[in-house]
RNA sequence: CGGAAGAGGAUAGCCCUAGACGCCCGUGUCUUUGCGCGGGGGCCGAAGAAGCAACGCUGGAGAGAGCCGCUCUUUCUCCGGCAGAAACUGACAGGCAAAAGGAAGGUUAUCGGACGAGACUCUGGAGAGAACGCAUAAAGCGUCGCCUACGCGGCUAUAACCAACUGGCAAAAGGACAGAGA
Numbered sequence: 001c002g003g004a005a006g007a008g009g010a011u012a013g014c015c016c017u018a019g020a021c022g023c024c025c026g027u028g029u030c031u032u033u034g035c036g037c038g039g040g041g042g043c044c045g046a047a048g049a050a051g052c053a054a055c056g057c058u059g060g061a062g063a064g065a066g067c068c069g070c071u072c073u074u075u076c077u078c079c080g081g082c083a084g085a086a087a088c089u090g091a092c093a094g095g096c097a098a099a100a101g102g103a104a105g106g107u108u109a110u111c112g113g114a115c116g117a118g119a120c121u122c123u124g125g126a127g128a129g130a131a132c133g134c135a136u137a138a139a140g141c142g143u144c145g146c147c148u149a150c151g152c153g154g155c156u157a158u159a160a161c162c163a164a165c166u167g168g169c170a171a172a173a174g175g176a177c178a179g180a181g182a
Base pairs, nucleotide, nucleotide: 001116002115009111010110011109012108013107014106015105021041023040024039025038026037027036028035042096043095044094048092050089051088056082057081058080059079060078061077062076063075064074065073066072120181121180122179123178124177129144131143132142133141134140145169146168147167151165153162154161
């Protein structure tokens, strides 16, 4: 700040929705095409599933503090275990002309009945020239190329879609989003 003029959640319909070989070989059908089946290599990442960070719980070892005392309480470090999210990760499933499917978003209807969001802190978190020149790290200015998940713009939209002004293109920083937190 929003919420009984109905929160979080759930079900159903509709709309929109990216990426990547109309790949090669063999075979079935009179031939060809398409289609089916078998084999081969290459690629995508947003159905679904899987993995893990912090926080939490726990086992062992060590050090410190409290305590009259320790078989007690507590703090920290190291090595393990359990559980633990995402648009991240890999690539099981799925996919690579069209069709179909498709996370997220919108909208309509219904079920249900009390929470939800932001700020703040910790943690995870993609992409793209460590380009060339001024003149030498970063920064600045100029030139060409590229990315998109900050911000802004587009659409009956609040979107991971479109676009590319701002921003960015080793690391650091930033970072939509995600989990945790008196």
Molecule: glycine-GGAnGA riboswitch aptamer
Organism: chicken gut metagenome